[in-house]
Molecule: Glycine riboswitch aptamer
Organism: Candidatus Muproteobacteria bacterium
């Protein structure tokens, strides 16, 4: 210097599922109208799983301890858009990794 590999790293792109549901309160919009529309807060029922979390397990170990999923649970999160999003691709940074 460089190949490959690694990272709770960074940037860009892609990225699924499920009620834009019901009730109440509140703010705004209209000349007026607890009518309608939108926003916010609280509560209820239904639902989704690919932030996170938890559980079992194939497997990794001579044994023990331990690790371990895109499987399961749904605490959290989410169910129009936006945001988020496991994971994938590209570029970069770093490596007390490798050739």
């Nucleotide at each position: 210097g460089u190949u490959c590999c690694g990272u709770c790293c960074u940037g860009c792109g892609g990225g699924a599922g499920a009620g834009g549901u019901c009730u109440g309160g509140u703010g705004a919009g209209c000349g007026a109208g607890c009518c309608c529309u939108c926003g916010c807060c609280a509560g209820g029922c239904g639902c989704c799983g690919a932030a996170g979390g938890c559980g079992c397990a194939a497997c990794c170990u001579g044994c023990c301890c331990g690790g371990a999923a895109a499987c399961g649970c749904u605490c959290a999160g989410g169910c129009a858009a936006a945001a988020g999003g496991a994971c994938c691709g590209c570029a970069g940074a770093c490596g007390c990794g490798u050739g």